Predicted 3D model of a 110-nucleotide RNA (SAM riboswitch aptamer (S box leader)). Rfam family: SAM riboswitch aptamer (S box leader). Its family is annotated with regulation of gene expression in the Gene Ontology. From the family's description: The SAM riboswitch is found upstream of a number of genes which code for proteins involved in methionine or cysteine biosynthesis in Gram-positive bacteria. It was read from a public genome assembly, where an Rfam model found it. The prediction has a mean pLDDT of 81.
RNA sequence: AGCUUAUCAAGAGUGACUGAGGGAAUAGGCCCUAUGACGUCCGGCAACCUUACCAUAGAUGGUAAAGGUGCUACUUCCUACAGAAUGAAUUUCAUUCUGGAAGAUAAGUC
Numbered sequence: 001a002g003c004u005u006a007u008c009a010a011g012a013g014u015g016a017c018u019g020a021g022g023g024a025a026u027a028g029g030c031c032c033u034a035u036g037a038c039g040u041c042c043g044g045c046a047a048c049c050u051u052a053c054c055a056u057a058g059a060u061g062g063u064a065a066a067g068g069u070g071c072u073a074c075u076u077c078c079u080a081c082a083g084a085a086u087g088a089a090u091u092u093c094a095u096u097c098u099g100g101a102a103g104a105u106a107a108g109u110c
Stems, first nucleotide, its partner, number of pairs: 002109007013042001015041003021032003026080004043072003048068004052063004076102001081099008
């Protein structure tokens, strides 16, 4: 890198350092950013995995305690593909919903 499963509308900083871009990639849109982005550290959030403890006959649930990750602007920031509904209007546009694709994370597998 590939495959499988689960989740992706909640939550989390008036901290320190650094110093210019950033919101995955392409395109469009919309945003964040010298009142300091991105990143690193610290803090925090969460509860995917292992462990510990508690409850339960069990399935399972809880605690957030130790370890492994993860996350910490905007729904995965929104749209892109398909279907449906509605409204304009005439075969196009807009809005909404559902599904898919892509992606992220965890656990497993080759």